Transfer RNA from Entophlyctis helioformis, 72 nucleotides, folded computationally. Rfam family: tRNA. Rfam links the family to the GO term triplet codon-amino acid adaptor activity. From the family's description: Transfer RNA (tRNA) molecules are approximately 80 nucleotides in length. The family's RNA type in Rfam is transfer RNA. The prediction has a mean pLDDT of 84.
RNA sequence: GGGCCCGUGGCUCAAUGGUAGAGCACUCGACUCCAGAUCGAAAGGCUGCGCGUUCGAUUCGCGUCGGGCUCA
Numbered sequence: 001g002g003g004c005c006c007g008u009g010g011c012u013c014a015a016u017g018g019u020a021g022a023g024c025a026c027u028c029g030a031c032u033c034c035a036g037a038u039c040g041a042a043a044g045g046c047u048g049c050g051c052g053u054u055c056g057a058u059u060c061g062c063g064u065c066g067g068g069c070u071c072a
Base pairs, nucleotide, nucleotide: 001071002070003069004068005067006066007065010024011023012022013021018055027041028040029039030038048064049063050062051061052060
């Protein structure tokens, strides 16, 4: 330098055009003498960044940044 894949709550991952969901963690409540386990609830991300296509973009296109694999 070329090619491919990935980037989404604190962490690990879903969602392949119709306005983003789950598990764990955190917080509150129930239970308990207390705590843990268990159960319930709440909070938390406009999706790496920019531009474009579209009525509408996490999703499609281009550029760019970061990470990984690979070829030279």